[in-house]
């Protein structure tokens, strides 16, 4: 330097009507010594007690050698050899193997130190092994003991034990000296002196051992320096405890020990306590920093049933060794004794779980051995077993459509499954048979393979043996049928299930993985949701009330030094494995090996720009000095005026006083009012302000005194003194304690009085702590700007406060303040914006779902009351925030409706009609039920309708029709039985192209249902409403739900128009157009009309006429068009003109987007369930008409504006041959008989209040007619239940209507008839219409109801008939207290003390060294006391949380 290579970040659901941030939960990855459901061919490599460091039956996991002795045995050439056994002796048992109990610790890890050490075996290097000596086991031989295991006597060898020499670079002392070093010191050389060695062996050799010195290599001991878990609701710990000095001890330092002295030593950079835990390389996750972890593999450390100890040795204080001591477990002849799987196996036990009492020393290591042979070796190597993990194979390929059978599903046509299957061809991995078969073996002459007859190679048959699991609503790939019916069940959240479930259970189908798949547990990750990378704090959680300081962090500007930090180059180390990269071996892969690479740490050369250090200097930061002005800054005293109560006097007289309205209260013993005067506490009106001063709290009359702090000016001075701010002090409103004082007003408690269902409350009359003074405490408030301090930067406008310059006065400039509007910026938006919430720095504080809970325990503080400090269990998927649309509101502005007011009639009282609810019934069909059911569906229930009951009848059917057999002629009458449908008998006729039509049986496709489900639907319909709304497109606004337009100002009946205007347009609705009704014109005249003319029965009746009236079609006409006033303009007004008609002319028809799961499956239609000898369907009767009672709608009345009689006048809509019916006749009459016109502008029909006379006279009437009796008529198959009408006759309630409530604004109200639809006939007083008469009132928008717009306010959105809080009382859950009971683990003091080390003594032994024996210290264990700390139970008792919704009310 090129070049390669490695690596590189994903989000989803789910608070809401919706939106945005906030924020928790969950979800998709990935792992794992797992384990639990289903299923299960094969190979390979790997891993397998995570639990009770629970107890362990059995075997097996540490021997070996041959210097020495004894014995056996076996072979002999008798000399000896070999082979085994036992003892002495060497060496090893300290390794190898296993487990994580304990340790928070120099244990570990990393990087040093040992001038303060030690070393068996191993290599190397020097120099030696000379001369003696006496025992002891084994053995015999006697003897205790049930066993372990001993005991006496006597013999004996060694590389076993002793004496003596000799011997340095050993050790130690004395003298000298040379040289080094960070200290203390160290490494050497000389002289002297003193103490200290050995072992032999036999295979005969360059052998092996054996002493003694030294170096070495590898091991081991010590020590430091940094790292190493939670909790301060653990804060003070410490007497050998820090240090000297001395002496012991130890391989060595060092209170390791001990005597003496001193009082130290640790510690908020967290000691002490307390929980928990072997650490490490590394494994898992992660884009990366980190975060979990310490299975396996390899490095350290600890342990070896609990606890102590010390010998032996280089090496242990020793897993398969002693000694003791506690638990257990075994033997026992009770006298004693034995034992430690946390080594392989393997068994019990715990436990969701975790294997064979195998094989073998062939290969790797080790021990012993002579570099042997061998022997040992549950280390290892293998095998077994287990889908436990992870890698690899395969369970076939290929063509094969009548797209088969079969399943599922259907709109019945089809579609899927699905080339999948059958079936033709191929081919043989793997599993099976058969034959063949290795490497691994060298260092070793020979011999030697547990694995294994495996790995591998041939051969041979035949698709032949070889697929499952979860899943299907979203997330999140993958749907459909049945079954179930908030049941049985599902859920990872979010949610499904209440009769059409892609969400439960089952099929089919798909989809995903795949010898696996699911589930569960755990860790990482998504989660930037503890944010260094990489987060907040004004309203979401979060700023301490507020100063002031320590500690500590941070810190102007200039130069000089060194060079801690920082950068940079050398180098050590960073153990193997492992992870990445590049290679190679096992067929590949997993798995294995080789190369390489590795931020830390140490040393060491170098750089000085920044940071820290150390000097010097500076003057912008802070500060001091002096001037001058402002202020409710503080503490003390003093002095005032108004009002108040209270007292005392005077006037003076019935209330006052208080409230919605009263009432309690005061007042004739004189209140209130209103004069004077006394007294007393308290609080300071006007100034006053958006003002000012304080660190906050907070601070207001007026003077005086002490005092603190800002600010402003212009020099001088000091020389960074600075900002912050844990802990710590201190200050801190109101309420409140404590002593003492003081109380005029006010006023918790409390008392009354009223209100209320209740009112322990809102009002009102009293009224007492307290409010005030002075001392003390307490320590909190929405102590709010819900906004820590600080410093520096960054557009303008206005305003005011203090000072300064400037000016005649201003303007203007500036310094510090309070304040509004606003740019960029910022914000989840609101909104902040130089007094930031911008744009930087620095420091404190504080945050991490709700709810439990600022609660409980423990602690500090307080007189208490309380504060501070502060959890978990349990519980929810939200809870918050901030905006949007909409709803509501006993908020607000505006505006409309017969909505209220003003009027007219009514309804609720009577009787009747009807329709409904309840009752009742065999049925009393059904459906509608606030406005928006209730004279509704129903425009007409005696049969029928009719769906309801009661009974008798059919079953392809009452009725339609395909198709395929069979039969018949059909069809008519008659007569029986029946209550009829129906059921039996006779009987005889049609056409025809001779098939037949036609009929009837029979099978079949297809009937039939007023049965359910209006919440599965079309369609219609009601309502809000004839209300003026509803929306869209493009623009523009805003992250966005959304807004704008449509808002504002005027107007209007109207989102009707104007004008403004980030809107511009356009649509559904409003108007208009359509019908009628008024006025006129043209045009047409018969059944209509009839002015002239003419006829006449005097009736348009006839000729006639086309003028009128009417008919029915076209046209005109009304547009605020035209005038005054007002208005910009829409327009609005006027007893204007004009004109029939004036501001929509009056009525109708015409109903926007959408509410109400509003109606209606019974008008009709339909999806789906549900009856089929019935839930269909015929017939005969009955029912829908009942009747204690309730409601709703009408009708007639209740009488004189009336009733009753007589006389008499004017419509109009419509209807009429199964019909209207003239006229005439009978009959009081409903009506009958005759008989005439009329399919109709021809025929038919008296309108009636109205007027005009007469007559009742205020009463239950000449009012009112129910009811009842009697006699008719009419219709109809038939008026018993259950029709209507007529006569006579009888004559009930009922004298105008409680609370309430309805309907009308002009040809309407009120009133009068007339008609019609349905209909054989009518319960029609109803419904729809017609036309006669013909009023009255509206001052007005407070106030009831509806509604529009606009605005506000929200914790509601199923939308105030919302929403939602406490107690009580039910049952779960978990937690606090609790007389106590009752276990744990630590520590203290005492007593009492095994083994054992030193140490002392050692009269017994022993010649003698020495020992035994007793002593002292210490000492595990045991005992006994007090006290703290941590569980576990506990009567009762707190409060909490969950549930379904019960009670009470109704806080927000």
């Nucleotide at each position: 330097c090129a070049c390669g290579g490695a690596u590189c970040c994903a989000g989803a659901g789910u608070u809401u009507g919706a939106u945005c941030a906030u924020g928790g939960c969950u979800c998709a990855g990935g792992a794992u010594g797992a384990a639990c459901g289903c299923u299960g061919a094969c190979a390979g490599a790997a891993u397998g007690c995570u639990u009770a460091a629970c107890a362990c039956a059995u075997g097996c996991a540490a021997g070996u050698c041959g210097a020495c002795u004894c014995g056996a045995g076996u072979c002999u050439u008798c000399g000896g050899a070999c082979u085994u056994g036992g003892g002495u002796g060497g060496c090893g048992c300290a390794c190898g193997g296993g487990u994580g109990a304990g340790u928070a610790a120099c244990g570990c890890g990393u990087a040093a130190a040992g001038a303060a050490c030690u070393u068996g075996c191993c290599u190397c290097u020097u120099a030696g092994a000379c001369c003696g000596g006496g025992a002891c086991a084994a053995c015999a031989u006697c003897u205790g003991g049930a066993a372990a295991c001993g005991g006496a006597u006597g013999c004996u060898a060694a590389u076993a034990c002793c004496g003596g020499a000799u011997a340095u670079u050993a050790u130690g002392g004395u003298u000298u000296u040379u040289u080094c070093g960070c200290a203390u010191g160290g490494a050497g050389g000389a002289a002297u002196c003193a103490u200290g060695a050995a072992a032999g062996c036999u295979a005969g050799a360059u052998g092996c051992g054996c002493u003694a010195a030294g170096a070495g290599a590898g091991a081991g001991c010590u020590u430091u320096g940094c790292g190493u878990c939670c909790c301060a609701u653990u804060a003070g710990c410490u007497a050998g405890u820090u240090g000297g000095u001395g002496a012991g001890g130890u391989a060595a330092c060092g209170g390791c020990c001990c005597a003496c002295c001193a009082a130290g030593g640790c510690a908020a950079u967290g000691a002490u306590g307390g929980g928990u835990a072997g650490c490490c390389g590394g494994c898992c996750u992660g884009a990366g920093a980190g975060g979990g972890u310490g299975a396996a593999c390899g490095g350290c450390c600890a342990c070896a049933a609990g606890g102590g100890g010390a010998c032996u040795g280089a090496g242990a204080c020793a897993c398969g060794g002693c000694c003791c001591u506690u638990a257990c477990u075994c033997c026992u002849a009770c006298g004693g004794g034995a034992g430690g799987c946390a080594g392989c196996a393997g068994u019990g036990g715990g436990g969701a779980a975790u294997a064979u009492u195998g094989g073998a020393c062939a290969a790797u290591g080790g021990a012993c051995c002579a570099c042997a042979a061998g022997u040992c070796u549950g280390a290892u190597c293998c095998a077994g077993c287990a889908a436990u993990u992870c890698u690899g194979u395969g369970u076939g390929c290929a063509c094969g459509a009548u797209g088969a059978c079969g399943u599922u599903u259907u709109u019945c046509g089809g579609a899927a499954u699905g080339u999948a299957a059958a079936g033709u061809g191929c081919u043989u991995u793997c599993a099976g048979u058969c034959g063949g078969g290795a490497a691994g073996a060298a260092g070793u002459c020979a011999g030697u393979g547990a694995c294994g007859g495996u790995a591998c190679c041939g051969a041979c048959a035949g698709a032949a043996g070889a697929a499952g699991c979860g899943a299907c609503g979203g997330c999140u790939a993958a749907a459909u049928a049945c079954g179930u019916g908030c049941c049985a069940g599902c859920a990872g959240c979010c949610g499904c299930g209440g009769u059409a479930a892609u969400a439960c259970g089952u099929a089919u189908g798909u989809c995903g993985c795949a010898a696996g798949c699911g589930u569960u547990a755990u860790c990482c990750g998504g989660a930037u949701u503890u944010a260094u990378u990489g987060g907040g704090c004004g309203u979401a959680a979060a700023g301490c009330g507020c100063g002031u300081c320590u500690a500590g962090g941070c810190g102007g500007c200039a130069a000089g030094g060194a060079a801690a930090g920082u950068c940079u180059g050398a180098u050590g180390u960073g153990a193997a494995a492992a992870u990445g990269c590049g290679g190679a071996g096992c067929u590949c892969a997993a798995c294995u090996c080789c190369g390489u690479a590795u931020g830390g740490c140490g040393u060491u050369g170098g750089a000085a720009a920044c940071u820290g250090c150390c000097u010097u200097a500076c003057u912008a930061g802070a500060g001091u000095a002096c001037u001058g002005g402002a202020g409710a800054g503080g503490u003390a005293g003093g002095c005032g005026g108004a009002a108040c109560u209270a007292c005392a006097a005077g006037u003076g007289u019935a209330g006052a006083g208080g409230u919605g309205a009263a009432a309690u209260u005061c007042g004739u013993a004189g209140a209130u009012a209103u004069u004077u005067g006394u007294a007393g506490g308290a609080a300071u009106g006007c100034c006053g302000a958006u003002g000012g001063g304080g660190a906050a709290g907070c601070c207001a009359g007026c003077c005086u005194a002490c005092u603190g702090g800002a600010c402003a000016g212009a020099u001088a001075c000091u020389g960074a003194c600075g900002c912050u701010a844990a802990a710590g002090c201190g200050c801190g409103a109101a309420a409140g304690c404590g002593u003492g004082g003081g109380u005029a007003g006010c006023a918790a408690a409390c008392a009354g009085g009223a209100u209320u269902a209740g009112a322990u409350a809102c009002c009102c009359u009293g009224g007492u702590a307290g409010u005030c003074c002075a001392c003390g405490c307490u320590g909190u408030a929405a102590a709010c700007g819900a906004u820590g301090a600080u410093u520096a930067c960054u557009a303008g406008g206005u305003g005011u406060u203090g000072g300064g310059g400037g000016u005649c006065a201003a303007a203007c400039c500036u310094c510090a303040g309070c304040g509004c509007c606003c740019a960029a910026g910022c914000u989840a938006a609101c909104g902040c914006g130089a007094u930031a919430a911008g744009u930087a720095a620095u420091c404190c504080g504080c945050c991490u779902g709700g709810g439990g809970a600022g609660u409980a325990c423990g602690u500090a503080c307080g007189c208490a009351a309380g504060u501070a400090u502060g959890a978990a269990a349990c519980u929810c998927a939200a809870a918050g925030g901030a905006a949007u649309u909409g709803a509501c509101g006993g908020g607000g502005a505006c505006c409309c409706g017969c909505a209220c007011a003003a009027g007219c009639g009514g309804u609720g009282g009577a009787g009747c009609a009807u329709g409904u609810g309840g009752u009742u019934u065999a049925a009393u069909u059904c459906g509608a039920u606030g406005a928006u059911a209730c004279g509704c569906g129903a425009g007409g229930a005696a049969c029928c309708u009719u769906a309801c009951c009661c009974g008798g009848g059919c079953u392809u059917a009452a009725a339609u029709u395909g198709c395929g057999c069979u039969g018949g002629c059909u069809u008519u009458u008659a007569c029986c039985g029946g209550a009829a449908a129906c059921g039996g008998u006779a009987u005889u006729u049609u056409c025809u192209u001779c098939g037949g039509a036609c009929c009837a049986g029979c099978g079949u496709g297809a009937a039939g249902g007023u049965g359910c489900u209006g919440c599965a639907u079309g369609g219609u319909u009601g309502u809000c409403g004839u209300c003026a709304g509803c929306u869209c497109g493009u623009g523009c606004c805003g992250u966005g739900a959304g807004g704008u337009g449509u808002c504002g100002g005027c107007u209007u009946a109207a989102g009707u128009g104007c004008c403004a205007u980030a809107a511009c347009g356009a649509g559904c609705g409003c108007a208009a157009c359509c019908c009628u009704u008024a006025u006129c014109u043209u045009u047409a005249g018969u059944u209509a009309c009839u002015a002239a003319c003419a006829g006449u029965u005097u009736u348009g009746c006839u000729g006639a006429g086309g003028a009128c009236u009417c008919u029915a079609a076209a046209g005109a006409g009304a547009c605020u068009g035209c005038c005054g006033u007002c208005g910009u303009a829409a327009g609005a007004u006027g007893c204007g003109a004009g004109g029939a008609a004036g501001g929509u002319g009056g009525g109708g028809a015409u109903g926007a987007c959408g509410u109400c799961a509003a109606a209606u499956c019974a008008g009709c239609a339909c999806g789906g369930c549900c009856c089929u000898u019935a839930c269909g369907u015929c017939c005969g009767g009955g029912g829908c008409u009942a009747c204690a009672c309730a409601c709703g709608u009408g009708u007639u009345a209740c009488a004189a504006u009336g009733g009753g009689g007589a006389g008499c006048a004017c419509a109009g809509c419509a209807g009429g041959u199964u019909g209207c019916u003239a006229c005439a006749c009978g009959g009081c009459g409903a009506c009958g008989u005759g008989a005439u016109g009329c399919c109709a502008a021809u025929c038919c029909g008296u309108a009636a209040a109205a007027c005009u006379c007469c007559u009742c006279u205020c009463a239950g009437u000449u009012c009112g007619g129910a009811u009842c009796g009697a006699a008719g008529u009419c219709u109809g198959c038939a008026a018993c239940c259950c029709g209507a009408c007529u006569u006579c006759g009888u004559g009930a309630a009922g004298c105008u209507g409680g609370a309430u409530u309805c309907g009308c604004u002009a040809g309407u109200a009120a009133u009068c008839g007339c008609g019609c639809a349905u209909c054989a006939g009518c319960c029609a007083c109803g419904g729809c219409g017609c036309g006669g008469u013909g009023a009255a009132u509206a001052c007005g928008u407070u106030c009831c109801c509806g509604g529009g717009c606009c605005u506000u306010g929200u914790a509601c959105a199923c939308a105030c008939c919302g929403c939602c809080c406490g107690u009580c009382a039910a049952g779960c859950c978990a937690u606090g207290g609790g007389a106590g009971c009752u276990g744990g683990g630590g520590g203290u003091a005492c007593c009492u003390g095994a083994a054992g080390u030193a140490c002392g003594u050692g009269a017994c032994c022993g010649c003698g060294a020495g020992g035994a024996g007793c002593g002292u210290c210490c000492g595990a264990g045991g005992g006994u006391a007090a006290g703290a700390c941590c569980g576990g139970u506990g009567a009762c008792u707190g409060g909490g949380g969950c549930u379904a919704a019960g009670u009470c009310g109704u806080a927000a």
Predicted 3D model of a 1452-nucleotide RNA (small-subunit ribosomal RNA) from uncultured Fusobacterium sp. RNAcentral holds the sequence, with entries from ENA and SILVA. The coordinates come from a structure-prediction model, not an experiment, and the mean pLDDT is 84.